Overview: The RNA shown here (transfer RNA) has 73 nucleotides and comes from Candidatus Atopostipes pullistercoris. The sequence is in RNAcentral, with records from ENA. Rfam family: tRNA. Gene Ontology term of the family: triplet codon-amino acid adaptor activity.
[in-house]
RNA sequence: GGAUCCUUAGCUCAGUAGGGAGAGCAUCACCUCGACAAGGUGGGGGUCACUGGUUCGAGCCCAGUAGGGUCCA
Numbered sequence: 001g002g003a004u005c006c007u008u009a010g011c012u013c014a015g016u017a018g019g020g021a022g023a024g025c026a027u028c029a030c031c032u033c034g035a036c037a038a039g040g041u042g043g044g045g046g047u048c049a050c051u052g053g054u055u056c057g058a059g060c061c062c063a064g065u066a067g068g069g070u071c072c073a
Base pairs, nucleotide, nucleotide: 001072002071003070004069005068006067007066010025011024012023013022019056027043028042029041030040031039049065050064051063052062053061
């Protein structure tokens, strides 16, 4: 330098027909217990890497940029 894949919550990840942003763990409050752990109920937490484009509408499609993985040179 070229090809290809990935980037979504604090962490690990879904979201594979373009229309509701989610799960588990973690965290907070309450319940339960003599106490801790476990368990139960509920809450908070997101510029979907960034910029632009297409579209009535983009996490999803297109272009570019940045970072990371693999392969080739």